[in-house]
RNA sequence: GGCACACCCACUGAAAGGUGGGGCCGCAAAGCGACAGAUCUACCGCGGACUAACCCGCAACGAUGGCUGCGCUGCCGAA
Repeated sequence: GGCACACCCACUGAAAGGUGGGGCCGCAAAGCGACAGAUCUACCGCGGACUAACCCGCAACGAUGGCUGCGCUGCCGAA
């Protein structure tokens, strides 16, 4: 030199979260990829309760790569 946690603003999504701008905790792959785990959310769906709405449980087809592994690529360098 590179990236950009938390946080703030705007947009987006049912949510988790994501995108952009600001910001800079950290990262030597904190580059790319949801393949294997793990974690998060629960719109739709199923079951329960209930006059109804609300509510409870189950559950990714959603999300997280800055949770881990794995795969691919890469800077510097005495090694």